[in-house]
Context: one part of a larger RNA
Molecule: small-subunit ribosomal RNA, 5' domain
Organism: uncultured bacterium
RNA sequence: ACGAACGCUGGCGGCGUGCCUAACACAUGCAAGUCGAGCGGAGGGGAAAGGAGUUUGCUUCUUGAACCUCAGCGGCGGACGGGUGAGUAACACGUGGGUAACCUGCCCUUGAGAGGGGGAUAACAGGUCGAAAGGCCUGCUAAUACCGCAUAACGCUAAGAAGCUGCAUGGCGUCUUAGCCAAAGGUUAAUUCCGCUCAAGGAUGGGCCCGCGGCCCAUUAGCUAGUUGGUGAGGUAAUGGCUCACCAAGGCGACGAUGGGUAGCCGGCCUGAGAGGGUGGUCGGCCACACUGGGACUGAGACACGGCCCAGACUCCUACGGGAGGCAGCAGUGGGGAAUAUUGCGCAAUGGGGGAAACCCUGACGCAGCGACGCCGCGUGAGCGAUGAAGGCCUUCGGGUUGUAAAGCUCUGUCUUCCCUGACGAUAAUGACGGUAAGGGAGGAGGAAGCCACGGCUAACUACGUGCCAGCAGCCGCGGUAAUACGUAGGUGGCGAGCGUUGUCC
Numbered sequence: 001a002c003g004a005a006c007g008c009u010g011g012c013g014g015c016g017u018g019c020c021u022a023a024c025a026c027a028u029g030c031a032a033g034u035c036g037a038g039c040g041g042a043g044g045g046g047a048a049a050g051g052a053g054u055u056u057g058c059u060u061c062u063u064g065a066a067c068c069u070c071a072g073c074g075g076c077g078g079a080c081g082g083g084u085g086a087g088u089a090a091c092a093c094g095u096g097g098g099u100a101a102c103c104u105g106c107c108c109u110u111g112a113g114a115g116g117g118g119g120a121u122a123a124c125a126g127g128u129c130g131a132a133a134g135g136c137c138u139g140c141u142a143a144u145a146c147c148g149c150a151u152a153a154c155g156c157u158a159a160g161a162a163g164c165u166g167c168a169u170g171g172c173g174u175c176u177u178a179g180c181c182a183a184a185g186g187u188u189a190a191u192u193c194c195g196c197u198c199a200a201g202g203a204u205g206g207g208c209c210c211g212c213g214g215c216c217c218a219u220u221a222g223c224u225a226g227u228u229g230g231u232g233a234g235g236u237a238a239u240g241g242c243u244c245a246c247c248a249a250g251g252c253g254a255c256g257a258u259g260g261g262u263a264g265c266c267g268g269c270c271u272g273a274g275a276g277g278g279u280g281g282u283c284g285g286c287c288a289c290a291c292u293g294g295g296a297c298u299g300a301g302a303c304a305c306g307g308c309c310c311a312g313a314c315u316c317c318u319a320c321g322g323g324a325g326g327c328a329g330c331a332g333u334g335g336g337g338a339a340u341a342u343u344g345c346g347c348a349a350u351g352g353g354g355g356a357a358a359c360c361c362u363g364a365c366g367c368a369g370c371g372a373c374g375c376c377g378c379g380u381g382a383g384c385g386a387u388g389a390a391g392g393c394c395u396u397c398g399g400g401u402u403g404u405a406a407a408g409c410u411c412u413g414u415c416u417u418c419c420c421u422g423a424c425g426a427u428a429a430u431g432a433c434g435g436u437a438a439g440g441g442a443g444g445a446g447g448a449a450g451c452c453a454c455g456g457c458u459a460a461c462u463a464c465g466u467g468c469c470a471g472c473a474g475c476c477g478c479g480g481u482a483a484u485a486c487g488u489a490g491g492u493g494g495c496g497a498g499c500g501u502u503g504u505c506c
Stems, first nucleotide, its partner, number of pairs: 001504002004502005011378006017371002019336001024334003028331003033076003038073002041070004048063007083289003093213007102206002107202007115149001117147002124139006155180007163172003185194002215261003222252003227249008264286004268279004291312005314325004342368001344367003350364001351362004381411004391402004415447001417442005425433001450495005455476003461490005471478002
């Protein structure tokens, strides 16, 4: 010093912090949705219109606007946020560079544009299979869903020309020719606003490459076949043996290869005068993982925690044919363990997703709860009070000590209790926290002290009990009949809502 634990004890508040072990298994709820101003529908709704009856006020039938809700198609988001540290000794991380080898949705700036068509398909209806999960067939329909055509360059591809330029491959812009590629609408009172397409630039975020740096074992000394390089091709946003065919025989290593062990890395944190040593929990950055292993799809972005497929283990449902699941999200349960919390409140704030907006969602977050787990602050009273009460303990029996300590007297009101008022956080509205913090008033010393030690180190001593017993102990060592070392008591010392012990690091 600590993410601590254990023993005894425990009044309050603020701010932090809390599964270090089984990356063990998980009941239940919640944790990612949103848009009807993209689209066709379904259900509700019933303004209004028409018909029939008719007691002229109603009844009934048909059509059916606004509006509300919903599954589906479609768009954006689900790649962020949140968790964990298993794996990883690696360009994973840190730091400094490179990319003339690259990508970048939403956002910003600029230029140009949106003409005209087509075919489907969910939903829905009917039928059918299945216990279910879920399918199959037929028929109908829409779009900002899908597909041709047109238009088009400063875009892309190919060829050519002179030019400028770089660290190599090369790069840049200009011109000519040929070929190729686009679009979507919705809404408004409004040419209102939101969108759409192509291109150029920016910003942001990323991919890849390189120099240098940071563990242990040599009781690991040799390692290597896509291995090392070349040519060509494939693949990728992109370089590359990344992959493949062929060719060559290389490449690494005592400056420690290979193998084994251990480990996420850093900013930081602890310690120390520093150098250094140790460490990587909370917070921040990066990485990796999401039951175990593998794979791709979609997409600007994933090889995707709460998406898909396959295999495996496990759990559950089953009509035995077949299906469903993944808390290392927030709570919570069992288990493991010396040990680590509520199945709480709220979207009021900050931030995020969707939406034109209203708004919806948000266990991110803001708060509250539990734990002296840590740090800090406060209190448990203050002044006076001697014939030095009583009691306890010791005694040389005179006394000493506890000790101004108590009682008593005079006060105070922090905290606490009760009553009243009552925020900031929210620029107009909106407050979970919260009738909280805080302010005012009242009452009354009332409700609040323990733990360890006292042989030396080390601050603090006597009595009794015990008799190498019972026991103590960090080291030296105490105890066998007067023990300041064991146990108890009185006294004393230290710290104090804590005090000791254990563990670990300096």